Formats: sequence, structure tokens, C1' cells
RNA sequence: GCCCCUGUAGUACAGUGGAUAGUACGCAGCCCUGCGGAGGCUGAAACCGGGGUUCGAGUCCUCGCAGGGGCA
Repeated sequence: GCCCCUGUAGUACAGUGGAUAGUACGCAGCCCUGCGGAGGCUGAAACCGGGGUUCGAGUCCUCGCAGGGGCA
């Protein structure tokens, strides 16, 4: 330098172009309990950035950024 893949809560991952973007662990509060780090309930928390396509984009296109891989 060229090509390919990935980017979503704190972490690990889901998410046929259309419903309030979910799950697990973690975190906070409450309950329970002799105590609790166990159990129950509730809650906060995210789409890498810009532009485009579309009635509608986490999803498609494009340009960047970051990470990974291959070739040179």
C1' cells in the first nucleotide's frame, strides 16, 4: 500500500427495513433472612462518528475512526 471481517448498556453477546432495542453477568434500591456475597421483586444503563437511500435505518449504501486478520 491492497483486500476481508468486526464495532449495540460496565462486560460478553442477540437483534427477517417497521411493536416501548433484548438476554446473561455485573451495578443500585426494596423485600426476605440470625447474617448474607444466597433467594425474590423493581430500576438505571447502549446502537463508533458524518453523510446518503427509504414513508421508516441498529440493520442497506458511502466517507472516516478504532480493533482484528490475510497478501505485499